Model confidence (mean pLDDT): 81 of 100. The RNA shown here (transfer RNA) has 68 nucleotides and comes from a marine eukaryotic metagenome. The RNAcentral record of the sequence draws on MGnify. Its Rfam family is "tRNA".

RNA sequence: GUGGUUAGCUCAGUUGGUUAGAGCGCUGGCCUCACAUGCCAGAGGUCGAGGGUUCGACUCCCCCACCA
Numbered sequence: 001g002u003g004g005u006u007a008g009c010u011c012a013g014u015u016g017g018u019u020a021g022a023g024c025g026c027u028g029g030c031c032u033c034a035c036a037u038g039c040c041a042g043a044g045g046u047c048g049a050g051g052g053u054u055c056g057a058c059u060c061c062c063c064c065a066c067c068a
Stems, first nucleotide, its partner, number of pairs: 002068004008024004017055001026042005048064001050062003
């Protein structure tokens, strides 16, 4: 100097806008003699910390931390 940091894990997230998402995993139910598969529902997030700009920030700017 460059890229990255978003759910337990892997990641998406639209020129800044309304309730922040997917897959896997987890919990419950259905199914089964039972397990698995499958189906349905649910829980789980200070969006790495702090500050700034803005009516409004995961998104833009500054700074710090961490990873490559």